Record summary:
Small-subunit ribosomal RNA from an uncultured bacterium, 1516 nucleotides, folded computationally. RNAcentral holds the sequence, with entries from ENA and SILVA. It matches the Rfam family "Bacterial small subunit ribosomal RNA". Its family is annotated with ribosome and structural constituent of ribosome in the Gene Ontology.

RNA sequence: AACGAACGCUGGCGGCGUGCUUAACACAUGCAAGUCGAACGAUGAAGCCUGCUGAGCUUGCUCAAUAGGUGGAUUAGUGGCGCACGGGUGAGUAACACGUGGGCAACCUGCCCUUGAGUGGGGGAUAACAUCGGGAAACCGGUGCUAAUACCGCAUAAGACCACGGACUGGGAUGUUUGUGGUAAAAGGAUUUAUUCGCUUAAGGAUGGGCCCGCGCCCUAUCAGGUAGUUGGUGAGGUAAUGGCUCACCAAGCCUAUGACGGGUAGCCGGUCUGAGAGGAUGAACGGCCACACUGGAACUGAGACACGGUCCAGACUCCUACGGGAGGCAGCAGUGGGGAAUUUUGCGCAAUGGGGGAAACCCUGACGCAGCGACGCCGCGUGGAGGACGAAGGUCUUCGGAUUGUAAACUCCUUUUAUGAGGGAAGAUAAUGACGGUACCUCAUGAAUAAGCCACGGCUAACUCUGUGCCAGCAGCCGCGGUAAGACAGAGGUGGCAAGCGUUGUUCGGAAUUACUGGGCUUAAAGGGCGCGUAGGCGGUAUGGUAAGUCCGAUGUGGAAUCCCAGGGCUCAACCCUGGAAUUGCAUUGGAAACUGCCAAACUUGAGUCAGUGAGGGGAGGGCGGAAUUCCUGGUGUAGCAGUGAAAUGCGUAGAUAUCAGGAGGAAGGCCGGUGGCGAAGGCGGCCCUCUGGCACUUGACUGACGCUGAGGCGCGAAAGCGUGGGGAGCAAACAGGAUUAGAUACCCUGGUAGUCCACGCUGUAAACGGUGAAUAUUAGGUGUUGGGCUCGCGAGGGUUCAGUGCCGUAGGGAAACCAUUAAAUAUUCCGCCUGGGGAGUACGACCGCAAGGUUAAAACUCAAAGGAAUUGACGGGGGCCCGCACAAGCGGUGGAGCAUGUGGUUUAAUUCGACGCAACGCGAAGAACCUUACCUGGGCUUGACAUGUUAGUGGUAGGAACCCGAAAGGGUGACGACUCUGCUUGCAGAGAGCUUUCACAGGUGCUGCAUGGCUGUCGUCAGCUCGUGCCGUGAGGUGUUGGGUUAAGUCCCGCAACGAGCGCAACCCCUAUCCUCUGUUACCCCGCACUCAACCAUGGGGGUGGAAUCCAUGAGUCCGUAAUGGACGGUUUGAAGGAUUUCGCAAUUGUGGUUGAGUGCGGGGGUCUCUGGGGAAACUGCCGGCGACAAGCCGGAGGAAGGUGGGGACGACGUCAAGUCAUCAUGGCCCUUAUGCUCAGGGCGACACACGUGCUACAAUGGCCGGUACAGAGGGUUGCAAAACCGCGAGGUGGAGCCAAUCCCCAAAACCGGUCCCAGUUGGGAUUGGAGUCUGCAACUCGACUCCAUGAACGUGGAAUCGCUAGUAAUCGUGGAUCAGCCAUGCCACGGUGAAUACGUUCCCGGGCCUUGUACACACCGCCCGUCACACCACGAAAGUUGGCUGUACCCGAAACCGGUGGGCUAACCCGCAAGGGAGGCAGCUGUCUAAGGUAUGGCUGAUGAUUGGGGUG
Repeated sequence: AACGAACGCUGGCGGCGUGCUUAACACAUGCAAGUCGAACGAUGAAGCCUGCUGAGCUUGCUCAAUAGGUGGAUUAGUGGCGCACGGGUGAGUAACACGUGGGCAACCUGCCCUUGAGUGGGGGAUAACAUCGGGAAACCGGUGCUAAUACCGCAUAAGACCACGGACUGGGAUGUUUGUGGUAAAAGGAUUUAUUCGCUUAAGGAUGGGCCCGCGCCCUAUCAGGUAGUUGGUGAGGUAAUGGCUCACCAAGCCUAUGACGGGUAGCCGGUCUGAGAGGAUGAACGGCCACACUGGAACUGAGACACGGUCCAGACUCCUACGGGAGGCAGCAGUGGGGAAUUUUGCGCAAUGGGGGAAACCCUGACGCAGCGACGCCGCGUGGAGGACGAAGGUCUUCGGAUUGUAAACUCCUUUUAUGAGGGAAGAUAAUGACGGUACCUCAUGAAUAAGCCACGGCUAACUCUGUGCCAGCAGCCGCGGUAAGACAGAGGUGGCAAGCGUUGUUCGGAAUUACUGGGCUUAAAGGGCGCGUAGGCGGUAUGGUAAGUCCGAUGUGGAAUCCCAGGGCUCAACCCUGGAAUUGCAUUGGAAACUGCCAAACUUGAGUCAGUGAGGGGAGGGCGGAAUUCCUGGUGUAGCAGUGAAAUGCGUAGAUAUCAGGAGGAAGGCCGGUGGCGAAGGCGGCCCUCUGGCACUUGACUGACGCUGAGGCGCGAAAGCGUGGGGAGCAAACAGGAUUAGAUACCCUGGUAGUCCACGCUGUAAACGGUGAAUAUUAGGUGUUGGGCUCGCGAGGGUUCAGUGCCGUAGGGAAACCAUUAAAUAUUCCGCCUGGGGAGUACGACCGCAAGGUUAAAACUCAAAGGAAUUGACGGGGGCCCGCACAAGCGGUGGAGCAUGUGGUUUAAUUCGACGCAACGCGAAGAACCUUACCUGGGCUUGACAUGUUAGUGGUAGGAACCCGAAAGGGUGACGACUCUGCUUGCAGAGAGCUUUCACAGGUGCUGCAUGGCUGUCGUCAGCUCGUGCCGUGAGGUGUUGGGUUAAGUCCCGCAACGAGCGCAACCCCUAUCCUCUGUUACCCCGCACUCAACCAUGGGGGUGGAAUCCAUGAGUCCGUAAUGGACGGUUUGAAGGAUUUCGCAAUUGUGGUUGAGUGCGGGGGUCUCUGGGGAAACUGCCGGCGACAAGCCGGAGGAAGGUGGGGACGACGUCAAGUCAUCAUGGCCCUUAUGCUCAGGGCGACACACGUGCUACAAUGGCCGGUACAGAGGGUUGCAAAACCGCGAGGUGGAGCCAAUCCCCAAAACCGGUCCCAGUUGGGAUUGGAGUCUGCAACUCGACUCCAUGAACGUGGAAUCGCUAGUAAUCGUGGAUCAGCCAUGCCACGGUGAAUACGUUCCCGGGCCUUGUACACACCGCCCGUCACACCACGAAAGUUGGCUGUACCCGAAACCGGUGGGCUAACCCGCAAGGGAGGCAGCUGUCUAAGGUAUGGCUGAUGAUUGGGGUG
């Protein structure tokens, strides 16, 4: 775009068309083919005439009956013509069925036209009818009568036909003509008597048909061979006619890869639809042809049929029946049932057109003309037009301002197509006749009056919002929408499109160059056959002549009409119709041309080939020979291992291995040379020699003369594995066994080991048989290797050149790109093979091959919206390279074990409010939960509300409010007293405001959504990256820059470079800190004086601790320590343990007084040096030197310097990632609650506790605890505050209050150091827990605060697997301050200083990251993707014992009707013979034969359905 459409919603009018696509299913009822009386018999209506009878009466009329005549209506039958047309349908048919062009010298043709010749004279029957009979009926039979244009002889024969001759024509005779002989005709009717209609015969025409031929005409080769009347001949039969059409005989042909035969499907065409065309699809309506008429068969009649509304037979079905027997055929028009998604009225009329009959009138005509029904299609018209803003109302949306519906409506003016009513009123008809039809059309009247829907609105694709819903319901042509803000679902508003329609579905073509003729491809996307030889076929070098098949030009015929196109015309236009033209691209005939192709003839040498010469080679086949090595055997030497692996074990070995020496056996394979080197068609080929043999290259000349290229089928070759038979078997080695590995390990590794590997013969016929690139020829820049040959230059090494091979690079060109590029994937030609989305599947079935394994050929159902190629950017890798980081390593200290604190999970609970969940949640939000906070729970209350704005009404005894009552409070109630501001005016009133009460808008929500958001934050990560402009490269994604060589902490810098620049990041600029200068100078600092206090030392005096030794005394054997217990040390009758005394020595403290020194504090004075405060500057830049490096960047070392290579810290966080976190900080869209999810109060909870985890604190002790003494910070804070001195208390603290709004006053160190003690123990370690007593804060410490004192004194003795932090003023350790805060559960957090280490070889490994590169089937990006089994569900398919249909072959049986043949004893009018009887000729019945439909039996083939079970496949 289209449609014979259907379905959904809707529907005003008209015109023209169109309407069972399915069940060629079955049909009730009516109609669709009759007509002619001028063919015939019969029948004989009305009317008329005459006669007779009767009646009436206007006496010649009327009526009735009857007889005769006339008349001729009607029409059952005989006869003629028609019924073979018209109308329907598309079942069958793949065919001369159809189309087109021819042929018939092989034919027919009623009615019609033209022409010629005839139409004489006879005969016998028969229907109707009558009668008898049978039957339910349909119908039938007997007898008798009768007519014809019915039937039959005879006569005649122009011409026809037959037989035999002659002549002519033609390519050909079965043609024409002529002669002789023979054969066959007829019908009459009407009438005005003039004709007319018929009839017979012959010729011609016209029309219609029959037959034959060329060409065209669907799919299938998983149909490859078919055929016995088959092919041809002769003869005969048959037909209108040719012909195996049929038959007899003879021959053995005929068709087929240019697709026979078989199977499937189908009526064909003009045309129709589509398309630029070429094509593709289709064959409704209209027109032509064919076929069919319930199914199958058959003939009859006829001009024509094997006959839609005829006959016979068989079958199925339906109907009638008296059961004996009969009837029927809508695929004619209507109509019915059925089927179906679906297709109309049982209408009117023969008025027109056409048909049949008739002389005609006329009759018939469901052909046809009309009407009816259906928006089924095409076309036309209408549903109003103009004005109309306050942009009305309503609806919808809203940012609440408005926007939109929208000039739309209302309203005003106008019009009347259509509609309704009324009036007139055709053409179609040539004189009459009009179904349509009182129709079309015209006029008038009425009145905007009667008349709009459907689909869509995510993209394609014109058109957008709201509400509802919440992966539900649903949508969907493809992509895809829907999981709480859906432009995609549903509704609404709006918008877009089309419009009496609009959508949907179905189908066809197009787009689709997606079957490619026009007009595609095959290296990697699907696609080159594994390779050769070669048949058919296709294609083919140079020049000449001829021919004219192809080709080209012209002419003629045809190409029906309609349709399409153009022009003109007619319906008001259009659709529609008419006229003319063009076109019909085709076919045929004919005339011409001769370039090209073909063919014929005769040539040529360049393609191809032959001969000669030379050459290289793992080319092939057979035979022989040789060495190294492995293994085995024999013997010798020799001893404990060997072998094997990542490590082992199995295995071998004391019966002597391995190792080593000598000898022997056997098989296989060919080291070095050896090479992108050689040969071969490919597979493939490698020791040496011999024999046989194929191909190739080069050079030169001669010869043949296109002999060529390709190659469907076909034939041959064809790695490895495998198979068969027979050998052989050293090594290796599927299967198998054992040992390991492993979660397992039917593997990888190891020890063994059989087929096999080898040979001969035969099979198999496949490979990533690959250059993933078919063969051949020609053309098209080069460079550089290498193999073989030739020519040439050079003494040579070597060079130049040329042919043939074989590699690499590369220009043009090609290519999607990768890449190819004289060895093409370039440019062309020829031929072959192959491809057409992925899966199913190279599978099933079938066929062929094979011993088998299997191979070749090769689908479909079903399923998916992709599969795939090349390249790009990322990401990833148990890939590679380079580099970094407390990443590992090296160290130090921890966590994990204990107790406690704190957070989390879980559990519990009325509630234990909420959030945060790997790193990057868990001492996190929370820098302070007893009430409050507080969001949670229980209970009590309030409802314009605790809070904001506006508004309505009220209110001076109002607002406020002591006091009282209920109550836990909140709240409720009573209520003395009792106002304020402004204006008017005279007090006092009135009004207004504030306040209060009240009404309505609204407030309020820590309710939900962080996946609707803003803002803020975490993280990768302070990692070095992330980008842009212009240019260049690429079809593009994209690349380049940003890669490379160095270097750096750094994309930091340098160099190079199709890049040149730039931006965000890095660094620097900012702050703190380390040095110096300068300025500043109080409250800080320094100096001096005085006073006080303290310390050290000296002098002097006092006091007495402890250890050792000695002596003495007294006593006289135990003492001390430890265990659950055993025990240990010392001593043991004297060299005396423990005890006491004295002397002496040593040690460590302590104290009074005086002096000296020092320190601190206070006061006073002075200073600007120092420290310090805080302003400003300086300083550090690889600047200098040396070395390395590329004369660079930079690195290493050094000097100087307070500081040295970013000096140390901080702030600062690129493009982005994680839908990371937060709606409970805040803000905010949407949703939700509104006497509650809001507000308030009391109490409780957030603090629970079997348990689990995170983060911490304190410890486990001697580098320590305890006691005493004595020093040294920084940074902060302080008026509701910090608080001194002094006093009280053991202490927390209390009393007290100086001073300080702060460099002034106050809050303030600990470890360290010194001295003492403890003596390795659950302790003088450790402090949990618990009891008691207190202090402080606070309205209030029960749940639930901190602190103090006394008492108690748990676990814990350094912590499993695992894991964390830290590289220098760091870790570790020690204390200090602050925020929050009444107080505090702070051991937290944020700051501050004191003391102050160890270690880093190094980058293999773990983790994270950066750059380059590589692979990728990943892109939600490896936490990716993805394979197969198994289990379950569903689907289609294959196999299968079978079962059951359809089509069909073969053989046989039976065999209706009919034609034909035979017979015909029965019957028999016409003609013949005969006087007759009768006979003959002819015919009929009957019987019979051939043939044959249907049927049957048997056995095959093809195909479908189904089938327990089974096999794989697909989807989930």